[in-house]
The prediction has a mean pLDDT of 82.
This is a predicted structure of a 522-nucleotide part of an RNA (small-subunit ribosomal RNA, 5' domain) from an uncultured prokaryote.
Context: one part of a larger RNA
RNA sequence: GAACGAAAGCUGGCGGCGUGGAUAAGACAUGCAAGUCGAACGAGAAUUGCGAAUAGCUUGCUAAUUGCAAUUUUAGUGGCGGACGGGGGGGGAUCACGUGAGCAACCUGCCCUAAAGUGGGGGAUACCUUUCGAAAGGAAGAUUAAUGCUCCUACGAAAAUCAAAGCUGGGGAUCGUAAGACCUGGCGCUUUCGGAUGGGCUCGCGGCCUAUCAGCUUGUUGGUGAGGUAAUAGCUCACCAAGGCUACGACGGGUAACUGGUCUGAGAGGAUGAUCAGUCACACUGGAACUGAGACACGGUCCAGACACCUACGGGUGGCAGCAGUCGAGAAUCAUUCACAAUGGGGGAAACCCUGAUGGUGCGACGCCGCGUGGAGGAUGACGGCCCUAGGGUUGUAAACUCCUGUCAUCAGAGAGUAAGGUUUUGCGGUUAAUAACCGUGGGGCUUGAUAGUAUCUGAAGGAAGAGACGGCUAACUCUGUGCCAGCAGCCGCGGUAAUACAGAGGUCUCAAGCGUUGUUC
Numbered sequence: 001g002a003a004c005g006a007a008a009g010c011u012g013g014c015g016g017c018g019u020g021g022a023u024a025a026g027a028c029a030u031g032c033a034a035g036u037c038g039a040a041c042g043a044g045a046a047u048u049g050c051g052a053a054u055a056g057c058u059u060g061c062u063a064a065u066u067g068c069a070a071u072u073u074u075a076g077u078g079g080c081g082g083a084c085g086g087g088g089g090g091g092g093a094u095c096a097c098g099u100g101a102g103c104a105a106c107c108u109g110c111c112c113u114a115a116a117g118u119g120g121g122g123g124a125u126a127c128c129u130u131u132c133g134a135a136a137g138g139a140a141g142a143u144u145a146a147u148g149c150u151c152c153u154a155c156g157a158a159a160a161u162c163a164a165a166g167c168u169g170g171g172g173a174u175c176g177u178a179a180g181a182c183c184u185g186g187c188g189c190u191u192u193c194g195g196a197u198g199g200g201c202u203c204g205c206g207g208c209c210u211a212u213c214a215g216c217u218u219g220u221u222g223g224u225g226a227g228g229u230a231a232u233a234g235c236u237c238a239c240c241a242a243g244g245c246u247a248c249g250a251c252g253g254g255u256a257a258c259u260g261g262u263c264u265g266a267g268a269g270g271a272u273g274a275u276c277a278g279u280c281a282c283a284c285u286g287g288a289a290c291u292g293a294g295a296c297a298c299g300g301u302c303c304a305g306a307c308a309c310c311u312a313c314g315g316g317u318g319g320c321a322g323c324a325g326u327c328g329a330g331a332a333u334c335a336u337u338c339a340c341a342a343u344g345g346g347g348g349a350a351a352c353c354c355u356g357a358u359g360g361u362g363c364g365a366c367g368c369c370g371c372g373u374g375g376a377g378g379a380u381g382a383c384g385g386c387c388c389u390a391g392g393g394u395u396g397u398a399a400a401c402u403c404c405u406g407u408c409a410u411c412a413g414a415g416a417g418u419a420a421g422g423u424u425u426u427g428c429g430g431u432u433a434a435u436a437a438c439c440g441u442g443g444g445g446c447u448u449g450a451u452a453g454u455a456u457c458u459g460a461a462g463g464a465a466g467a468g469a470c471g472g473c474u475a476a477c478u479c480u481g482u483g484c485c486a487g488c489a490g491c492c493g494c495g496g497u498a499a500u501a502c503a504g505a506g507g508u509c510u511c512a513a514g515c516g517u518u519g520u521u522c
Base pairs, nucleotide, nucleotide: 001522002521003520004519006518007517009515010514013371014370015369016368017367018366019364020363026327027326028325030324031323032322035080036079037078040077041076043074044073045072046071047070048069049068050067051066052065054063055062056061057060087282089280097206098205099204100203102202106199107198111195112194114192115191116190117189118188119151120150121149128141129140130139131138132137166187167186168185169184170183171182174181175180208254209253210252215245216244217243220242221241222240223239224238225237226236227235257279258278259277260276261272262271263270264269284305285304286303287302288301307318308317309316310315335361337360338359339358343357344355345354346353347352374404375403376402377401384395385394386393387392408463410460411459412458413457414456421447422446423445424444425443426442427441428440429439430438466511467510468509469508470507471492472491473490477506478505479504480503481502487494488493
């Protein structure tokens, strides 16, 4: 000199863009953060419409009952998603990371392409009812489905293994009492080939300190066989051989998430890994598997532990390193805010629902950048202050005063863009037996904004400067007070009666909504 996720001191007008728990991976009250589908399924409830019959009477209304239909909704079965997104960096010196069109022995839901199929049969269980329990929960009985089981066919050289499920929109003729058959469109389901995407595994090379750690290793190193996995492999096991690593640092100890990057520097380097992006590992601590395409699973399950809470004392419940917020520790780090309008994600045929992802607003000069606090004129160089050789000098065109402007804040008025979509109607084309339905495309109507009456424009009025320094380094000097005292100080050093170095004042210098100090890095 530059830099910072900074802190503390004095001061503080506005805006834009960023950024904000670095310490205790300490403990957490409260709310929210993962749901959705009725076009898979059976029930309950409510509302509306139509109908039946009963009662009351005002003779067409009101009550309660019941049937059908439609809409909404609740819990449950079932499907998909809760493995993404979000968080902090404890562990780990390791194929964890980075790099390499490296290598071979693999898997991949949803998505895309292509081919074939979607036939038959029987069984349970939840919601519910009864019942035990303070609760959590348990027992018995009945029942649906795209739930589960089985047969056929398919796939496969063979053996082994081994499929499937329906739902919905529309319809002229024909059949049928009807439901429907039948035709046709869409969404599904099963099997198989290929793709895409994502992942698993392996290897070469690279990047910390320590020798006051010198020898380490027995599933250890290799082979055969078996098991195991999606797959290779001592991954595991039986047997056999005795190997394998090491001064180019094994083994041990300490520290640490890694990288793209960031800071500094002319560079080489050095330091660092906040925000953003990629990867890893973790989810109160330790262990384990289940389900599933995918987990050994942050807001799933089981076991153990510590902690905390409820209890009718028999027993149960919980996990903010999600977003806010609280306590604690700390020099120190924000709102218990708005919205799903946009982008993206999950579910759904869709409308739509959910989304503390995300988009916004708020708070903090924490940082960077921009703007303002006026401009021009104005001398009897006013008053006051300070200095003085008492003549004057300086503050100083500074002020007053005159003319002008109005950025930004404030108040009043006008007022975009962020909106793409959605729904309805209609023209054309495709599909089709079809003018229906559906798909594609064009036109018209209606409608969707958290930010926010914001940006911007017009008018009114006229609110906004401090901090540090002035002995040399280093730009900037005098007076008074003090008297080795009080004090200053980055280094040299100042202060013991004329202190440009302490304290105050006037003046000056440098930066400026900041200024200087402390800490850390180069």